[in-house]
């Protein structure tokens, strides 16, 4: 800091469908059409690469922000 994995951010139905993904057309590709598709983000643990830094490490206190529409259901707060 890139990528794979895994945990987390409370749930459930439904719609629609960008990117992504697979398909079909085409020499290759692009467009275009069909299928899937609302955890793809953000935080944490671990593996590998790969870079930068020069300081690590312990303790101790606090902890998340966010994620298209509808309905629903847990949680929590005020009213009644």
């Nucleotide at each position: 800091u890139g990528u794979c994995u895994u945990g987390a951010g409370g749930g459930g139905c439904g719609c629609u469908g960008c990117a992504g993904c697979g398909g079909u057309u085409a020499u290759c590709a692009a467009c275009a059409c069909c299928g899937u598709c609302a955890g793809g983000c953000u935080c944490g643990g671990g593996g590998c690469a790969u870079u930068c830094a020069a300081u690590c490490a312990a303790a101790u206190u606090c902890c998340a922000a966010c994620g298209g529409c509808g309905c629903u259901c847990a949680c929590c707060c005020a009213c009644u």